Predicted 3D model of a 72-nucleotide RNA (transfer RNA) from Hymenochirus boettgeri.
Its Rfam family is "tRNA". It is annotated as a transfer RNA. Rfam describes the family as follows. Transfer RNA (tRNA) molecules are approximately 80 nucleotides in length.
The RNAcentral record of the sequence draws on Rfam.

RNA sequence: CAACGCGUGGCCUAUGGAUAAGGCGUCUGACUUCGGAUCAGAAGAUUGAGGGUUCGAGUCCCUUCGUGUCGU
Numbered sequence: 001c002a003a004c005g006c007g008u009g010g011c012c013u014a015u016g017g018a019u020a021a022g023g024c025g026u027c028u029g030a031c032u033u034c035g036g037a038u039c040a041g042a043a044g045a046u047u048g049a050g051g052g053u054u055c056g057a058g059u060c061c062c063u064u065c066g067u068g069u070c071g072u
Base pairs, nucleotide, nucleotide: 001071003069004068005067006066007065010024011023012022013021026042027041028040029039030038048064049063050062051061052060
């Protein structure tokens, strides 16, 4: 420099263009002498950023940033 892939809560992983779902973790309560385990509940992401298409975008298109693989 070029090609291709990935980017979604603190972490991991979903989401055929139509309410962003689940697990771990965190917090609160119950239980317990305390803790752990278990049970109940809660908070937390407008999906890397900007723009476009669309009635509607995590999803399609463009640009850009970060990152990975491969090539020169």